A computed fold for a 164-nucleotide RNA from uncultured Fusobacterium sp., annotated as Lysine riboswitch aptamer. Of the family's consensus pairs, 100% are formed in the model. Its Rfam family is "Lysine riboswitch aptamer". Rfam's curators write: Riboswitches are metabolite binding domains within certain messenger RNAs that serve as precision sensors for their corresponding targets. Allosteric rearrangement of mRNA structure is mediated by ligand binding, and this results in modulation of gene expression. This family includes riboswitches that sense lysine in a number of genes involved in lysine metabolism, including lysC.

RNA sequence: GGUAGAGGUUGCAAGAAACAUUAUUAAAUCUUUGGAGCUUAGCAAGGCUGUGAAAAAGAUUGAAAGGGGAUUUUGCCGAAAGGUUUGAGAGAGCUUAAUCAAACACUUGGGACUGAGGAGAAUAUCUUCAGUACUGACAUUAGUAGGACUAAUGUAGGGCUAUC
Numbered sequence: 001g002g003u004a005g006a007g008g009u010u011g012c013a014a015g016a017a018a019c020a021u022u023a024u025u026a027a028a029u030c031u032u033u034g035g036a037g038c039u040u041a042g043c044a045a046g047g048c049u050g051u052g053a054a055a056a057a058g059a060u061u062g063a064a065a066g067g068g069g070a071u072u073u074u075g076c077c078g079a080a081a082g083g084u085u086u087g088a089g090a091g092a093g094c095u096u097a098a099u100c101a102a103a104c105a106c107u108u109g110g111g112a113c114u115g116a117g118g119a120g121a122a123u124a125u126c127u128u129c130a131g132u133a134c135u136g137a138c139a140u141u142a143g144u145a146g147g148a149c150u151a152a153u154g155u156a157g158g159g160c161u162a163u164c
Stems, first nucleotide, its partner, number of pairs: 001164005008077001011076006019068001027061007037048003041095003080108003083104006109135002112132008137155007
């Protein structure tokens, strides 16, 4: 250097069809009040509006996207996630957000729980930081004469095991 594997029955990620939530919501129509603005993330432009805007109340109808738990299929073991930079990206223009893609190789062995922050409709979930114990690998020391076992300390996936 190549090849093949392991950690976990809560390993990581993606897809599918249902389901719950979003939601007595948004939006639309009618009535009443109201009496000049509304349309947006912001600006410009355009459009709607005294044949009645915004806002409020009542009645009728009534969603969707993202996210989610389980099921199932597929790809895998830096799987993947985050961070930084660049590009694309909101009405038809400009800036930019969420978001998407690429690069860098900067951080993270893995999942759980607790606290704080961010996203989110949310108490779901995701993510960042810190802490707590658990768990896998390796190294050192001791138990010990030996061991694939136990304990303590430490390290990090550019690692570990097997093999060529």